[in-house]
Context: one part of a larger RNA
C1' cells in the first nucleotide's frame, strides 16, 4: 500500500425476489470427452472450451494414416558449367494416378555476325517445414466490464515506504455535477461529437406514388398533392410552471409536444489482471529436420461406437393435427447468374426460354393469422425416428460419406429426479423470410420483418462489483 474477512456501512447489476419460456427425461442434429483404430490431423478446457477456430471434410480441402513415387525440389534468389532441333507439345509402351518413358513434332528477344538474353540440365549456396517452444515474443481476440475507475504536474504532510488531490456532506447511469476541504490543476476513461430508428420541412419525381380523367381490367394519358425513395435541414435544452432541496447540484409532479429528462438501438471497452488464448491466418528469435519432420499421387481416414457431458431441432398434441378458401411484411441476393409464362410429372424436378447487369426483371408462395369442414382424447388423423423399395438433383465421382421426393413402414415420447440457463417491452415467447459460406450439401451463424405476453412487494439471503472504514498470523 494492496489483497483477503462466513467484519461493518452505502450503493448497482434479470444477482435474488416476482413472473414467462426452456435445458435437464425421448428421438434426432451437432460438438467435446473417452474408448477404439493403420491413421480416427491439430488446437480450444470452470465463468471466459464443448453448432468454438470450420461463413460449409465424398475428390480437393487435408495438417492424419497404409501404399506408390520423388531430391536444387511445388515455390525464391545468387553463382559455376553445360545445351542450342533448345523451350514448349508430346505418340506406343508400364502405371491407381503420380510417375518412368520418349517415337515425332516445333518455337521466342537483342545483333550484320561473333556472341548474349529467357528457357533448359548439371552442379554449388539455399528452398522447404500446418516439425516443436504463446512460459523467447509482435499482431489479433477473450475476461473483468461500458465497472467508474485508473493516473500526472507543482504544491503540502511524511525519515520512508507513501499519503493529500481522488477523502468528507448531497446528487448522479457516471470521479456526473454542487458545495466544504492544503491543496490548485491536468490526462486516460465517463458524458457528447459519429450511425440508425421515431416527428416535421426543403429539395429531387424514375423503375416508385395516384387524389381527379379514360379504360370491365391491365395499364394509359395526366401530375408530384400523398406514399415511398435519399441529400440536406429543424426539433429535445429540465427550455417553461409548481413543490421538495442550503439560495446549490439535483429529485418528485405537471403543460406543450411525434418524442422528456442518456428518447430506443449500434458503433466506441481506461490504466490494468488472468506467464488467459492463438507460432495452424500472419509476422518473427533462437531450436529441430534436410534422399526428409519437405514435395507429389490415388486410396483411407477427419463420419469409428459398449459409454458420459455441453449446446441445439423435432415432439409428447385440441390454444391441436388435417383438408379447402381468402390476406398482410421487411431485409436482401442475382449475369460463370436470378429465372417468369406455358407444357410433363402425385412429387423431387424435367423441358422451355421471355424479361432482367434490376425501386423496372427474377427470387417470391411470406407463415402464423382470419373464414369454412373435419378428427374427439385415443400411443390416435398426435409424433415422425428407423428400415425396405422406387425415383430426382448437383458432381469426373454419391460404396465407405450428400440433399431431396414418392409409396410402404411407423420406434421412443403421455411436460420430465436431483440440479440449472434466458429474458423487464416492440422486450420474451411464437411465425415464417432472406444473406454469407457454397458444385451439392444447416436444426449452425448472421440478419429480416409478422403476432405479441406476464412480472418486479422489495434488498433479508445467492453471485459478480463499485466506494468508505475496520481486523489481519498474506504480499
Nucleotide at each position: 500500500u494492496g489483497a483477503c474477512g462466513g467484519g461493518g456501512g452505502c450503493c448497482c447489476g434479470c444477482a435474488c425476489a416476482a413472473g414467462c419460456a426452456g435445458c435437464g427425461g425421448a428421438g434426432c442434429g451437432u460438438g467435446c470427452g473417452g474408448u477404439u483404430c493403420a491413421a480416427u490431423u491439430c488446437g480450444a478446457u470452470g465463468c471466459g472450451a464443448c453448432a468454438c477456430g470450420a461463413a460449409g471434410a465424398a475428390c480437393c480441402u487435408u495438417a492424419c494414416c497404409a501404399g506408390g513415387g520423388u531430391u536444387u525440389g511445388a515455390c525464391a534468389u545468387g553463382g559455376a558449367c553445360g545445351u542450342g532441333g533448345u523451350a514448349g507439345c508430346g505418340a506406343a509402351g508400364g502405371g491407381a494416378a503420380a510417375c518412368c518413358g520418349g517415337a515425332g513434332c516445333g518455337a521466342c528477344u537483342c545483333g550484320c555476325a561473333a556472341g548474349a538474353g529467357a528457357g533448359c540440365g548439371u552442379c554449388c549456396a539455399c528452398a522447404g517445414g500446418u516439425g516443436a517452444u504463446g512460459c523467447a515474443u509482435g499482431g489479433c481476440u477473450g475476461u473483468c466490464g461500458u465497472c467508474a475507475g485508473c493516473u500526472c504536474g507543482u504544491g503540502c504532510c511524511g525519515u520512508g515506504a507513501g499519503g493529500u488531490g481522488u477523502u468528507g456532506g448531497g446528487u448522479u447511469a457516471a470521479g456526473u455535477c454542487c458545495c466544504g476541504c492544503a491543496a490548485c490543476g491536468a490526462g486516460c476513461g465517463c458524458a457528447a461529437c459519429c450511425c440508425u430508428c421515431a416527428c416535421c420541412c426543403u429539395u429531387a419525381g424514375u423503375u416508385g406514388c395516384u387524389a381527379g380523367c379514360c379504360g370491365c381490367a391491365a395499364g394509359g394519358a395526366a401530375g408530384c398533392a400523398c406514399c415511398c425513395u435519399a441529400a440536406g435541414g429543424g426539433a429535445a435544452c429540465u427550455g417553461c410552471c409548481u413543490c421538495g432541496g442550503a439560495u446549490a447540484a439535483c429529485g418528485g409532479g405537471g403543460a406543450g409536444g411525434a418524442a422528456g429528462g442518456u428518447g430506443g438501438g449500434g458503433a466506441u471497452g481506461a490504466c490494468g489482471u488472468c506467464a488467459a488464448g492463438u507460432c495452424c491466418u500472419c509476422a518473427u528469435g533462437g531450436c529441430c529436420u534436410u534422399u526428409a519432420u519437405g514435395c507429389c499421387c490415388a486410396g483411407g481416414g477427419c463420419u469409428a461406437c459398449a459409454c458420459a457431458c455441453g449446446u441445439g431441432c423435432u415432439a409428447c398434441a385440441a390454444u391441436g393435427g388435417c383438408c379447402g378458401g381468402u390476406a398482410c411484411a421487411a431485409a436482401c441476393c442475382g449475369u460463370c447468374g436470378c429465372u417468369a409464362a406455358c407444357u410433363c410429372g402425385c412429387g423431387a424436378g424435367a423441358g422451355g426460354g421471355a424479361g432482367c447487369c434490376a425501386a423496372u426483371c427474377g427470387g417470391a408462395a411470406a407463415a402464423a393469422a382470419c373464414c369454412g369442414g373435419u378428427c374427439u382424447c385415443a400411443g390416435u388423423u398426435c409424433g415422425g425416428a428407423u428400415u425396405g423399395c422406387a425415383g430426382g438433383c448437383u458432381g469426373c465421382a454419391a460404396c465407405u460419406c450428400g440433399c431431396c421426393u414418392g409409396c410402404a413402414u411407423g420406434a421412443a415420447g403421455c411436460u420430465g429426479g436431483a440440479a440449472u440457463c434466458g429474458c423487464u417491452a416492440g422486450u420474451a415467447a411464437u411465425c415464417a423470410c432472406g444473406u454469407a459460406u457454397c458444385a451439392g450439401a444447416a436444426u449452425g451463424a448472421c440478419g429480416u420483418g409478422g403476432u405479441g405476453a406476464a412480472u418486479a412487494c422489495g434488498u433479508u439471503c445467492c453471485c459478480g462489483g463499485g466506494c468508505c472504514u475496520u481486523g489481519c498470523a498474506c504480499a